[in-house]
RNA sequence: GAGUUUGAUCCUGGCUCAGGACGAACGCUGGCGGCGCGCUUAACACAUGCAAGUCGAGCGAGAACCAGGCCUUCGGGCCUGGGGACAGCGGCGAACGGGUGAGUAACACGUGGGUAAUCAACCCUCGAUACUGGGAUAGCCCGGGGAAACCCGGAUUAAUACCGGAUGGCCCUUUGGAUCCUCGGAUCUGAAGGAAAAGGUAGCUUCGGCCUCCGAUCGAGGACGAGCCCGCGGCGGAUUAGCUUGUUGGUGAGGUAACGGCUCACCAAGGCGACGAUCCGUAGCUGGUCUGAGAGGACGAUCAGCCACACUGGGACUGAGAUACGGCCCAGACUCCUACGGGAGGCAGCAGUGGGGAAUAUUGGACAAUGGGCGCAAGCCUGAUCCAGCCAUGCCGCGUGAGUGAUGAAGGCCUUAGGGUUGUAAAGCUCUUUUGGCGGGGACGAUAAUGACGGUACCCGCAGAAUAAGUCCCGGCUAACUUCGUGCCAGCAGCCGCGGUAAUACGAAGGGGACUAGCGUUGUUCGGAAUCACUGGGCGUAAAGCGCACGUAGGCGGAUUUGUAAGUCAGGGGUGAAAUCCCGGGGCUCAACCUCGGAACUGCCUUUGAUACUGCGGAUCUCGAGUCCGAUAGAGGUGGGUGGAAUUCCUAGUGUAGAGGUGAAAUUCGUAGAUAUUAGGAAGAACACCAGUGGCGAAGGCGGCCCCCUGGUUGGAUACUGACGCUGAUACGCGAAAGCGUGGGGAGCAAACAGGAUUAGAUACCCUGGUAGUCCACGCUGUAAACGAUGGGCACUAGGUGUCCGGGGUAUCGACCCCCUGGGUGCCGCAGCUAACGCAUUAAGUGCCCCGCCUGGGGAGUACGGUCGCAAGAUUAAAACUCAAAGGAAUUGACGGGGGCCCGCACAAGCGGUGGAGCAUGUGGUUCAAUUCGACGCAACGCGAAGAACCUUACCUGGGCUAGACAACGGUGGACCGUCCUAGAGAUAGGAUUUUCCCUUCGGGGACUGCCGGUUCGGGUGCUGCAUGGCUGUCGUCAGCUCGUGCCGUGAGGUGUUGGGUUAAGUCCCGCAACGAGCGCAACCCUCGUCCUUAGUUGCCACCAUUCAGUUGGGCACUCUAGGGAGACUGCCGGCGUUAAGCCGGAGGAAGGUGGGGACGACGUCAAGUCAUCAUGGCCCUUAUGUCCAGGGCCACACACGUGCUACAAUGGGCGGUACAAAGGGUUGCAAACCCGCGAGGGGGAGCUAAUCCCAAAAAGCCGCUCUCAGUUCGGACUGGAGUCUGCAACUCGACUCCAUGAAGUUGGAAUCGCUAGUAAUCGCGGAUCAGCACGCCGCGGUGAUACGUUCCCGGGCCUUGUACACAC
Repeated sequence: GAGUUUGAUCCUGGCUCAGGACGAACGCUGGCGGCGCGCUUAACACAUGCAAGUCGAGCGAGAACCAGGCCUUCGGGCCUGGGGACAGCGGCGAACGGGUGAGUAACACGUGGGUAAUCAACCCUCGAUACUGGGAUAGCCCGGGGAAACCCGGAUUAAUACCGGAUGGCCCUUUGGAUCCUCGGAUCUGAAGGAAAAGGUAGCUUCGGCCUCCGAUCGAGGACGAGCCCGCGGCGGAUUAGCUUGUUGGUGAGGUAACGGCUCACCAAGGCGACGAUCCGUAGCUGGUCUGAGAGGACGAUCAGCCACACUGGGACUGAGAUACGGCCCAGACUCCUACGGGAGGCAGCAGUGGGGAAUAUUGGACAAUGGGCGCAAGCCUGAUCCAGCCAUGCCGCGUGAGUGAUGAAGGCCUUAGGGUUGUAAAGCUCUUUUGGCGGGGACGAUAAUGACGGUACCCGCAGAAUAAGUCCCGGCUAACUUCGUGCCAGCAGCCGCGGUAAUACGAAGGGGACUAGCGUUGUUCGGAAUCACUGGGCGUAAAGCGCACGUAGGCGGAUUUGUAAGUCAGGGGUGAAAUCCCGGGGCUCAACCUCGGAACUGCCUUUGAUACUGCGGAUCUCGAGUCCGAUAGAGGUGGGUGGAAUUCCUAGUGUAGAGGUGAAAUUCGUAGAUAUUAGGAAGAACACCAGUGGCGAAGGCGGCCCCCUGGUUGGAUACUGACGCUGAUACGCGAAAGCGUGGGGAGCAAACAGGAUUAGAUACCCUGGUAGUCCACGCUGUAAACGAUGGGCACUAGGUGUCCGGGGUAUCGACCCCCUGGGUGCCGCAGCUAACGCAUUAAGUGCCCCGCCUGGGGAGUACGGUCGCAAGAUUAAAACUCAAAGGAAUUGACGGGGGCCCGCACAAGCGGUGGAGCAUGUGGUUCAAUUCGACGCAACGCGAAGAACCUUACCUGGGCUAGACAACGGUGGACCGUCCUAGAGAUAGGAUUUUCCCUUCGGGGACUGCCGGUUCGGGUGCUGCAUGGCUGUCGUCAGCUCGUGCCGUGAGGUGUUGGGUUAAGUCCCGCAACGAGCGCAACCCUCGUCCUUAGUUGCCACCAUUCAGUUGGGCACUCUAGGGAGACUGCCGGCGUUAAGCCGGAGGAAGGUGGGGACGACGUCAAGUCAUCAUGGCCCUUAUGUCCAGGGCCACACACGUGCUACAAUGGGCGGUACAAAGGGUUGCAAACCCGCGAGGGGGAGCUAAUCCCAAAAAGCCGCUCUCAGUUCGGACUGGAGUCUGCAACUCGACUCCAUGAAGUUGGAAUCGCUAGUAAUCGCGGAUCAGCACGCCGCGGUGAUACGUUCCCGGGCCUUGUACACAC
């Protein structure tokens, strides 16, 4: 820096990622070289080899072997000389080098000091010395024991081995004196006592010695090294708070190289500890390494310094040095040998083995170099070391080719089928040869000899593109995208999250990205994380102020002056090992690496100086703090006393049937007299009004009145003290209610409990009772949303306005007003702060001081442990595990059995229905071979269907076809069509017959049709409406939905659009940080209503003729028709209103405030409906899920629902007569007159392509007659019979007619629907579809009714409020 809490936002906050690093491991892969690194685990156990020896110039002895001599039994033996092995005595080394990190929280380490409290072999410098004696012993030899290891005895022997004597200097001890000092020292000077030695060798030699070198002794100094002591520094736990008896100190002694309780005796009773003792856990420490801007954090491999350890534990010896890795002794465990009696061993040296483990190498070469031990030296030894081997374990370098090459090859992949991409990539052509291979030369490391590495590095030559590329990733973070497979499966995943049929997230492929001999994963660590905050955080509401005070330690602290110089600052000196890091050079071809120089090492010590600030010491001051004086308000506290009202109970009176209680009731009380009422009495508890964001108190808290005692506050005024102050860990005290203990008290109230109700239940809410308790005294508990969710103190920083308690000024009769001022308590508000809300002189502002507390959510304020408590419990306080959030504030919505305002046939007021009956129709269900499919709350259900007998038709059964019923292409034949025959249910198959298409430039072309062919195809009412387009429904004809600019807000967002009015309306007006605009509303469109005008045929008829009849002449005035106009705008008047918008009333007008009706449907919602209208992605079928045909089905029927029709009758039925429409349709048609039939209808055919003719009769109505309340003269279902019409065909399964039949039904439970005016209701007429079929649908006209109002139900709009909701109740 990013991702992740939300619909979105800001904040808080955790989780996660990108970076770096590694002694790593694992997966896949692997060409070369250089330089590094390589048991982090079992300080587990170890076979085998090697890792410490050396010196003959310290010493004696001396094998093999050689030479000479002698002897010989010819096997050999002895002597001399050379030679020098093995072993021994002796010296030095072995205490170094090498390994490991178990232990250790310690003067172990680091750093700086001290040693006047010390040692020091080998080395260096200086001084002095080495005289004289002695006795042993190993080895060897002999003997003995033992399995062995090894041991014992005897004899003999040497030394630079050992011992004595001498000499000797303040060398040591004891004890005097003087001088100096850093004061337990140094130097000088006396006395007494004590302590030395070793020789070897080369050369020379006159053989006496001289001299060289090495060695020895005493002493002084140095160097290297070591010991001891001290200051400071570096870890976790307080759920470890007390620890300690050699403990702390002293005196004396012992011991040590040396101080010291190091040890001992005695004496004293100390010592350490909240600045964390003791205890527990963990750990070698450091230079440094990694990370980080730094400060820090983590680590302590390799290299270097120190420490510790060497099978485990203990012990000393030797020695200059050890309490000794490859020494000794003892004990233990383990292993091995054994003759069972005894012995041997210690890889945390180098290799190596087993084991453990995710995991870590060769039983290599050489002492050539560097270094070490011994030696005079030559030299020997050296698993230190130098090299080589193994391992991509890390870092660094190099390579796997370079140039050219477009038919952009083939192949792959994708594709919209055109192409794109892989991709100049390949091939091809030209070239090069690093690396590797072969051949040749050949180092530095060693300036003379000596080279393990090594015939290595390096150089030259040759051949040949030849030997050499992978890994991870591609949803966001995070660079990189497509196809297929899969279908919440398989799987992925660091976090968020992907996968339920179109997955850039799984698997594969193509392509791409990143890194590259590596790449990923895992683990760990730092970073990001300001997420423990010193640098650099917080605590009103996000986690976080202790319930409150008092006060100890501690921290911090007023003014002036002086001293000091601890802190602080400046300069100098010492130290801060080397390596590392950094800078500049140099060397390997570069780099890594190595090397030289510098800088740095931020630290510690020391010294000189400065003195502002802090500290410390002295002196002074008064403003902080406090005291005195006289005032002051108050439910401040404790104790005692006292008062009235009310409740309840008791007694008595009056009085009678109820009372009480609730939403309504009941339990309960009451005729044994309640409730009510009157009087008297008893008891306990609490104190109405006053009473107030009034007062007091630290908080909890405190309320009738009076008294005693008592704490604190405030104001005023002088005087006094002189910083006496603030905060406050632990400790101590106070601390509501409930609860506990003991003893009282108990009226009312009231957990528990009982009963009655409520309820699905009701362990509740409501009611009737009722015990602890509430009250008092004493003691305990110690917690609360103990809250202002805000610790205390001081100072500073605009104001305004209340209120309580004081003081003053002014003024006055009077504090009545007015002004100033101190203390408390509220509200509003500026700056500032805040994530916002908000806070704002009573800060959450600006600063200082001190305390407490927080560090994701859950687990959990829980467990364990401790402390407290009689108990209840309180306090202190985790972890495992689990989640990716949990949270704060604000925003927009949605919702609320929240509020306000307002609409709507929403309710109400009415009318008529549905729900009951019969039938029609649709749906569910059931059934079936099939009953094709879709639609499902409103917004599916007389819906798609404006018309299923065949067809339709998608379904079922059966029979057929397979380039297909249909489209495109090629070939071929022919007109096609029509008619007939045979088989068949038909499709189909076979045959007969008829016919000879159009254009023509005469080459041919075109349409139609039959057959054949093959593949790109064709076909699918198969799936997905949750992949889609289009169309539609719905909220809703509801009044809303937005934008630009500006302004406000960190932001989501707000404002505008809210407010006051008004409207049917976001309609208009006014106001306003808004000003404008868009989609909606309205208007513009159609139709009806009035008038005018134009035009009069098929329409009309006032006038003139005429007729049965507008029939005809005539006319176009009227009606009407259909073109064009006019008209209505709150325009006019009055009132109301804000002078507005507008509302109410009126006039005029055919029509009045939108005149009625229609079309018209904003942003959006419902993954609403439709893949079966159509179109369309993907998937699926291809002799079938396609296509043709016949028959059947979609019409089934115990049942349930929706929508309708007809009724149940008299406002009616029947019969007769009679009147008045509108809108439509008609040539495949409508059909008149006339005739036949009871009728459906038939015959007939005038007229009409329609203002002309026809359908066509309108019906209710009106006028009469009849029926008289009944299952009827209501009602018409069902059924029998007979017919008509359409049609190829009415069996399944049409409509209608006539005769007969005459079911249910007497107004319909709960519930529920429609409708506000020419509307409901009621009456008929027409049309689409259609051969036929209408109770459905779409239209038309005739007759023609009720609303106080907005409390409630439902739906909706605006404002507001709450929200833990947002797929939104």